[in-house]
RNA sequence: AGGUAAUUAACUCAAAAGGUAGAGUGUUUCGUUUACAUUGAAAAAGUUAAAGGUUCAAAUCCUUUAUUACCUA
Numbered sequence: 001a002g003g004u005a006a007u008u009a010a011c012u013c014a015a016a017a018g019g020u021a022g023a024g025u026g027u028u029u030c031g032u033u034u035a036c037a038u039u040g041a042a043a044a045a046g047u048u049a050a051a052g053g054u055u056c057a058a059a060u061c062c063u064u065u066a067u068u069a070c071c072u073a
């Protein structure tokens, strides 16, 4: 320099071929216990990496940028 892949909650990851953004772990509150742990119930936490475009509608499609990993030279 060229190519491929990934980027979504604090962490690990889903979300069929565009149609309400979810799970597990963790966090907080309440209950259980003398206390802790375990367990039960509930809650909070997201500009889906950034900008733009297409569309009635974008995490998803297109373009550019950023970061990371790999391959080729």
Base pairs, nucleotide, nucleotide: 001072002071003070004069005068006067007066010025011024012023013022019056027043028042029041030040049065050064051063052062053061
The RNA shown here (transfer RNA) has 73 nucleotides and comes from Calliarthron tuberculosum. The gene name in the source record is trnV. The coordinates come from a structure-prediction model, not an experiment, and the mean pLDDT is 81.